[in-house]
RNA sequence: GUAAAAAUUAAAUACGGUUCUCGUAUAAUCCUGGGAAUAUGGCCCAAAAGUUUCUACCAAGCUACCAUAAAUAGCUUGACUACGAGAUUGUGUAUAUAAGUA
Numbered sequence: 001g002u003a004a005a006a007a008u009u010a011a012a013u014a015c016g017g018u019u020c021u022c023g024u025a026u027a028a029u030c031c032u033g034g035g036a037a038u039a040u041g042g043c044c045c046a047a048a049a050g051u052u053u054c055u056a057c058c059a060a061g062c063u064a065c066c067a068u069a070a071a072u073a074g075c076u077u078g079a080c081u082a083c084g085a086g087a088u089u090g091u092g093u094a095u096a097u098a099a100g101u102a
Stems, first nucleotide, its partner, number of pairs: 002102002008099003012095005017089001019087007026056001029049001032046004041066002050057001058078007
């Protein structure tokens, strides 16, 4: 100086992955139809709304309410998903540097 990127050591970049945090959406909410239970009860199914938005739209507990009827109400706590930003790392792929190798 050239080559190579199969092996070794040390480090870099790009695009992904892991885990976590914050923000936005949405209030894990609301409307309706059908079925079901009845103070030891208060549930199930379907279809719409809500989101620059895919998915989800429940669970547990407490209190109230309904005197046997068809209707529940309030409060507390707990996620997932989408997008954005930040952090994290014994992670994948690619490019490729130095030592080393030829």